[in-house]
c-di-GMP-I riboswitch aptamer from a bacterium, 92 nucleotides, folded computationally. Rfam family: c-di-GMP-I riboswitch aptamer. Rfam's curators write: GEMM was predicted in a large-scale screen for bacterial structured RNA regulatory elements. Its family is annotated with cyclic-di-GMP binding in the Gene Ontology.
RNA sequence: AGUCCGAAAAGGCAAACUUCGAGUAAUCGGGGGGCGCAAAGCUACGGGACUUUCCUGUUAACAAAAUUGGUAAAGUUAGCUGGGUUGCCGAC
Numbered sequence: 001a002g003u004c005c006g007a008a009a010a011g012g013c014a015a016a017c018u019u020c021g022a023g024u025a026a027u028c029g030g031g032g033g034g035c036g037c038a039a040a041g042c043u044a045c046g047g048g049a050c051u052u053u054c055c056u057g058u059u060a061a062c063a064a065a066a067u068u069g070g071u072a073a074a075g076u077u078a079g080c081u082g083g084g085u086u087g088c089c090g091a092c
Base pairs, nucleotide, nucleotide: 005090006089012037013036017032018031019030020029021028022027035079041085042084043083045082046081047080048077049076050075051074052073053072054070055069057067058066059065
């Protein structure tokens, strides 16, 4: 110095909820708040989940609305998971 690993120390992040704002929505950002997290840093490449529009079947049938299926399109989620990548400390 590197790998594995995660005792200790110094710190870090910040769930639910709440408040303000953005978005049709999933959700995201600021303040408060701490459930937890050794990457709960970054990354939408793979799988999963969610949202919207469109198409389609069914119920209904003036219609509206609800719901099944479809990557057909666009998006969200990294604190769902796998991968990639960067990183603090150094006991066993």
The sequence was found by an Rfam model in a public genome assembly.